The RNA shown here (c-di-GMP-I-GGC riboswitch aptamer) has 83 nucleotides and comes from a Pseudomonadota bacterium. Taxonomically the source falls in Pseudomonadota (Bacteria, Pseudomonadati). Its mean pLDDT, the model's own confidence on a scale to 100, is 78.
RNA sequence: GCAGCUAAAGCCAAACCCGCCGUAAGGCGGGGACGGAAAGCCACGGGUCUCAGGAGAAUAUAGAGAUAGCCGGGUUGCCUGGU
Numbered sequence: 001g002c003a004g005c006u007a008a009a010g011c012c013a014a015a016c017c018c019g020c021c022g023u024a025a026g027g028c029g030g031g032g033a034c035g036g037a038a039a040g041c042c043a044c045g046g047g048u049c050u051c052a053g054g055a056g057a058a059u060a061u062a063g064a065g066a067u068a069g070c071c072g073g074g075u076u077g078c079c080u081g082g083u
Base pairs, nucleotide, nucleotide: 002081003080004079011036012035016031017030018029019028020027021026034069040075041074042073044072045071046070047067048066049065050064051063
């Protein structure tokens, strides 16, 4: 460099419950483990979701946000070596 079958050390923590923040999506802290080999970090591309505008209605589009545990991409990194 490449790979993640097996093992070990450690790490993270879905749903759900409690508290706080937010109009909301959702976030943070505590409990809790469904899972994860980047489930570390970055909204760059696509997707999804929320809010708001417009409109008779629907669709499309522009705006402000959320999601890195939806996928891709970028970047850093632990263990192992059946390579």